[in-house]
Molecule: transfer RNA
Organism: bacterium
RNA sequence: GCCCUCAUAGCUCAAUUGGCAGAGCAACGGACUCUUAAUCCGCAGGUUCCAGGUUCGAGUCCUGGUGGGGGCA
Numbered sequence: 001g002c003c004c005u006c007a008u009a010g011c012u013c014a015a016u017u018g019g020c021a022g023a024g025c026a027a028c029g030g031a032c033u034c035u036u037a038a039u040c041c042g043c044a045g046g047u048u049c050c051a052g053g054u055u056c057g058a059g060u061c062c063u064g065g066u067g068g069g070g071g072c073a
Base pairs, nucleotide, nucleotide: 001072002071003070004069005068006067007066010025011024012023013022019056028042029041030040031039049065050064051063052062053061
């Protein structure tokens, strides 16, 4: 230098053919307990890496960029 791949909640990851962004864990509140842990119930949390484009509609498609991983030279 070129190619492939990944980037979504605090963490680990889903999201079908483009059609309401979700789960587990963690956090917070409550129940339980002498207290804590465990368990149970509830609640909150997102500019989907960045900038554009296509579309009625983009996490998803297209272009460029940034960062991680891998390959070739």